[in-house]
Molecule: SAM riboswitch aptamer (S box leader)
Organism: Calditerricola satsumensis
RNA sequence: CUCUUAUCAAGAGUGGCGGAGGGACUGGCCCGAUGAAGCCCGGCAACCUACCGGCUGCGGUCGGUGUGGUGCCAAUUCCUGCAGAGAUGGUUCAUCUCUGAGAGAUGAGAG
Numbered sequence: 001c002u003c004u005u006a007u008c009a010a011g012a013g014u015g016g017c018g019g020a021g022g023g024a025c026u027g028g029c030c031c032g033a034u035g036a037a038g039c040c041c042g043g044c045a046a047c048c049u050a051c052c053g054g055c056u057g058c059g060g061u062c063g064g065u066g067u068g069g070u071g072c073c074a075a076u077u078c079c080u081g082c083a084g085a086g087a088u089g090g091u092u093c094a095u096c097u098c099u100g101a102g103a104g105a106u107g108a109g110a111g
Stems, first nucleotide, its partner, number of pairs: 001111008013041001015040003021031003025081001027079002042073003047069002050065006077103001082100008
């Protein structure tokens, strides 16, 4: 980097260093010197692992703990981009709602 698969409406700091940017991309809309990114500490969660317990048709499965590996800690993945349906206003367009896809993120597995 590519493929497969699961999840993406919950959760997480009035800390220290740091100094201007950040929210993937597009268009929006936001966050930021009442300190952005990044690093440390802290925390959340339970995908993998480990351990404990229940059930088992012995392949697993459910629950717990949070040892180890990741991940995550503004806003639904902040909304949106493609397609369809519905509603409203109106002339072929706009706005709103819903569904699906796409894109993206993260875990696990494979090449």